[in-house]
RNA sequence: GCCGCAAUAGCUCAGUUGGUAGAGCACGUCAUUCGUAAUGACGGGGUCGGGGGUUCGAGUCCCUCUUGCGGCA
Numbered sequence: 001g002c003c004g005c006a007a008u009a010g011c012u013c014a015g016u017u018g019g020u021a022g023a024g025c026a027c028g029u030c031a032u033u034c035g036u037a038a039u040g041a042c043g044g045g046g047u048c049g050g051g052g053g054u055u056c057g058a059g060u061c062c063c064u065c066u067u068g069c070g071g072c073a
Base pairs, nucleotide, nucleotide: 001072002071003070004069005068006067007066010025011024012023013022019056027043028042029041030040031039049065050064051063052062053061
């Protein structure tokens, strides 16, 4: 230098043929217990790496940039 993959909640990851973003763990509150742990219920937490484009509508499609991983040279 070229090619491919990845970037979504604090962490690990889903997200169908484009239609208002979810799970587990973690965190908070409550219940249960003499108390803790465990368990159960409820709750908070995101504009999806940045920018632009297409579209009535983009996490999803297109372009570009950034970061990481892998391959080739």

About this RNA
A computed fold for a 73-nucleotide RNA from Bradyrhizobium brasilense, annotated as transfer RNA. Its Rfam family is "tRNA". Rfam classes the family as a transfer RNA. Model confidence (mean pLDDT): 82 of 100.